Molecule: transfer RNA
Organism: Cytophagales bacterium
RNA sequence: GGGAUGUUAGCUCAGUUGGUUUAGAGCGCCACGUUGACAGCGUGGAGGUCACAGGUUCGAAUCUUGUACAUCCCA
Numbered sequence: 001g002g003g004a005u006g007u008u009a010g011c012u013c014a015g016u017u018g019g020u021u022u023a024g025a026g027c028g029c030c031a032c033g034u035u036g037a038c039a040g041c042g043u044g045g046a047g048g049u050c051a052c053a054g055g056u057u058c059g060a061a062u063c064u065u066g067u068a069c070a071u072c073c074c075a
Base pairs, nucleotide, nucleotide: 001074002073003072004071005070006069007068010027011026012025013024019058029045030044031043032042033041034040051067052066053065054064055063
């Protein structure tokens, strides 16, 4: 330099053919209950510009272009 794949919550990851939706799970975090106290368990809650910027569309996490970053392959 060329190519492929990926980027979604603090971490690890789902997300079906673009639409019923206001984006989800586990772990972690916070509060409350339970306990003498802790752990554990139960209930509830907070936390996301879906990497960034354009384009297509009535409608985009999903399609498309560019940029950034990560991993792998070729040279």